[in-house]
Context: one part of a larger RNA
RNA sequence: CGCAGGAGGCUUGAGGGGGUCCGUCCCUAGUACGAGAGGACCGGGACGGCCGAGCCGCUGGCGUACCAGCUGUCCCGCCCGGGGCAUCGCUGGGUAGCUAAAGCUCGGACCGGAUAAGAGCUGAAGGCAUCUAAGCUCGAAGCCGACCCCAAGAUGAGGCCUCCCCAUCAGGGCCCGGGGAGACCACCCGGUUGAUAGGCCGCAGGUGGAAGCCCGGCAACGGGUGGAGCCGAGCGGUACUAAUCGCCCGAUUGG
Numbered sequence: 001c002g003c004a005g006g007a008g009g010c011u012u013g014a015g016g017g018g019g020u021c022c023g024u025c026c027c028u029a030g031u032a033c034g035a036g037a038g039g040a041c042c043g044g045g046a047c048g049g050c051c052g053a054g055c056c057g058c059u060g061g062c063g064u065a066c067c068a069g070c071u072g073u074c075c076c077g078c079c080c081g082g083g084g085c086a087u088c089g090c091u092g093g094g095u096a097g098c099u100a101a102a103g104c105u106c107g108g109a110c111c112g113g114a115u116a117a118g119a120g121c122u123g124a125a126g127g128c129a130u131c132u133a134a135g136c137u138c139g140a141a142g143c144c145g146a147c148c149c150c151a152a153g154a155u156g157a158g159g160c161c162u163c164c165c166c167a168u169c170a171g172g173g174c175c176c177g178g179g180g181a182g183a184c185c186a187c188c189c190g191g192u193u194g195a196u197a198g199g200c201c202g203c204a205g206g207u208g209g210a211a212g213c214c215c216g217g218c219a220a221c222g223g224g225u226g227g228a229g230c231c232g233a234g235c236g237g238u239a240c241u242a243a244u245c246g247c248c249c250g251a252u253u254g255g
Stems, first nucleotide, its partner, number of pairs: 001153001005164007015150004021049007033038001050108006059101001060099003066093005071086006111145003118138004171249004175191005196242003199238005205231003212225005
């Protein structure tokens, strides 16, 4: 831009894509078969490999604005206590989130149709015979469906529901607060009739016992106050701060 009025929502599926894998063990059954050794078809069950999709509750990894410990140096006048720099200075942990990952869940199932090689039925040419010439029944991990995904630019532009009216409805956009959405755009949520983000409060969670003071010890240090103090992203609450106020677009030859 189109889909001959506009708008919101729900869909059909022409067509296209994906997938289709492999194994071990057990039962049937030490049965059928076989002198024995050995050892099934059919059918049923359990477990696994590989590949794929999704996810982060679990096990872990990362977690550079979380916590603690440690070294050197400069600084806060000094002590104490801290700050900067040194790969995030180093080390030990670690919330959210991210993580095909080594973790978790699920799938590759069943079934149907037409067939291949092949197995057959009926059956002539050719009084017999013959699976084939007419006709018919079976028969593959393969083919077509079934399963999962996309899908009306399928210009053949489909269908259904609801709504709207002639200078503003329906609806959309600008603007603003934001987001497991994101390069931008887009998408999604919210905009005071409000919990959208920040702050604050509570909780979870992480560190792991703050500073100060008191007690013990000559001291290094230990103990008590006290699961303390600090604390990103998580969960909930609360209008304290900021989403103010507004503006614009929006129907022709259709009804």